[in-house]
RNA sequence: GAAGUCGGCUGGGCAAUCGCUGCCUUGUGCAGAGGAAAGUCCGGACUCCAUAGGGCGGAGUGCCAGGUAACGCCUGGAGGGCGUGAGCCCAUGGAAAGUGCCACAGAAAAUAUACCGCCUGAUUGCUUGCGCAAUCGGUAAGGGUGAAAUGGUGCGGUAAGAGCGCACCGCGCCGAUGGCAACAUCGGUGGCAGGGUAAACCCCACUUGGAGCAAGACCAAAUAGGAAAGCAUAUGCGCGGCCCGCGCAGCUUUCGGGUAGGUCGCUGGAGAUAAGCGGUGACGCUUAUCCUAGAUGAAUGAUUGUCCUCGACAGAAUCCGGCUUACAGGCCGACUUCACUU
RNA sequence: GGGCCGUUAGCUCAGCUGGUAGAGCACUCGGCUUUUAACCGAAUUGUCGUGAGUUCGAAUCUCACACGGCCCACCA
Numbered sequence: 001g002a003a004g005u006c007g008g009c010u011g012g013g014c015a016a017u018c019g020c021u022g023c024c025u026u027g028u029g030c031a032g033a034g035g036a037a038a039g040u041c042c043g044g045a046c047u048c049c050a051u052a053g054g055g056c057g058g059a060g061u062g063c064c065a066g067g068u069a070a071c072g073c074c075u076g077g078a079g080g081g082c083g084u085g086a087g088c089c090c091a092u093g094g095a096a097a098g099u100g101c102c103a104c105a106g107a108a109a110a111u112a113u114a115c116c117g118c119c120u121g122a123u124u125g126c127u128u129g130c131g132c133a134a135u136c137g138g139u140a141a142g143g144g145u146g147a148a149a150u151g152g153u154g155c156g157g158u159a160a161g162a163g164c165g166c167a168c169c170g171c172g173c174c175g176a177u178g179g180c181a182a183c184a185u186c187g188g189u190g191g192c193a194g195g196g197u198a199a200a201c202c203c204c205a206c207u208u209g210g211a212g213c214a215a216g217a218c219c220a221a222a223u224a225g226g227a228a229a230g231c232a233u234a235u236g237c238g239c240g241g242c243c244c245g246c247g248c249a250g251c252u253u254u255c256g257g258g259u260a261g262g263u264c265g266c267u268g269g270a271g272a273u274a275a276g277c278g279g280u281g282a283c284g285c286u287u288a289u290c291c292u293a294g295a296u297g298a299a300u301g302a303u304u305g306u307c308c309u310c311g312a313c314a315g316a317a318u319c320c321g322g323c324u325u326a327c328a329g330g331c332c333g334a335c336u337u338c339a340c341u342u
Numbered sequence: 343g344g345g346c347c348g349u350u351a352g353c354u355c356a357g358c359u360g361g362u363a364g365a366g367c368a369c370u371c372g373g374c375u376u377u378u379a380a381c382c383g384a385a386u387u388g389u390c391g392u393g394a395g396u397u398c399g400a401a402u403c404u405c406a407c408a409c410g411g412c413c414c415a416c417c418a
Base pairs, nucleotide, nucleotide: 001338002337003336004335005334006333007332008331009330010329012307013306014305015304016303017302018301020032021031022030023029024027034313038324039323041322042321043320044319045318046212047211048210049209053244054243055242056241058208059207060206061205062204063077064076065075066074067073078092079090080089081088082087093203094202098201099200100197101196102195115143116142117139118138119137121136122135123134124133125132126131151169152168153167154166155165156164170192171190172189173188174187175186176185177184178183216264217263218262219261226255227254228253229252230251231250235249236248237247238246257417258416259415271290272289273288274287275286276285277284278283308311343414344413345412346411347410348409349408352367353366354365355364361398370384371383372382373381391407392406393405394404395403
């Protein structure tokens, strides 16, 4: 200098005027959208149903250890894959508990089997003989099919072959060592023990009650406390698939009628910032300081001036922790590879 | 704000225990008819909303995204 990897920050600035929402100490007062406020995909807090109870079923998660209020999130590690590398990616338990599926092609798709081949091993026929043909056998090395064909390579061996034997690699089992563990390394042993699919059913382990702030509580106003259907205590509802259990006693659904006003929930919180300490890290602990939107037809805007690099995605609605998706441009840090120079 | 469902031919819908996608109507051509309709026959029609993943193989299974639609106030 070029190419690249990872992590973090920022998301026009300043001033004036006129407005909007909230609060109080009522005045030249103070505060007023985001990193994703989004998708509503997970996990909680909170509220009601029984303090959320038992069983079956259903759903979800899935290497190991830790963090956390909790998680499907995060951190560290293990294994596998990609990359020269920094690094990145992985739903990564079990296919020997059982069941199912594997179209077409192919001999055969899982109890194995033999299309072309290879082998005179045996019998028969022809032939002087070499040999050829047929039948019975042996075999799976080679070819062919397929996404996938019953360990791989080499040597020996054999009629031809074959873990048939041996060496190395792979695999299973046992033991030792290291590690909390996943697992790794080493040694011994077994000729090898049987394809794939569990984001197919399933098995194993763990988690899981339902609904959601339009939850729910209170005040006020108004109306026809009407009609139909279903069920009848062995019932109905809360209750969401079933049973038990608990509670209530007429209940549920639809149509019809009335009001569309106010208060709380509602923003001080698993809060923020800084320092110190512990930890590889996620994170935790202590101290100090700070208060930082709370609307309900729903505020956070408009105009002007000026500067620059001319400004992306997008706007709270009960609140948090994550994930995912969208995002113009700019800044910082760490690291890798290549080339050149000293 | 919260909850739920759907997307397949021009239109309305099947197919969702994974094996290469159909039906009806419409459109096009031919026949019948003097002609049209009806009828008969034939043919065409698809990125299965988009992008990833699992699998040998995905409309179908899983995840993310896009678009469209439906429901939910209180009182007696």
Predicted 3D model of RNase P RNA and transfer RNA as a complex of 418 nucleotides. Its mean pLDDT, the model's own confidence on a scale to 100, is 79. Rfam match: Bacterial RNase P class A.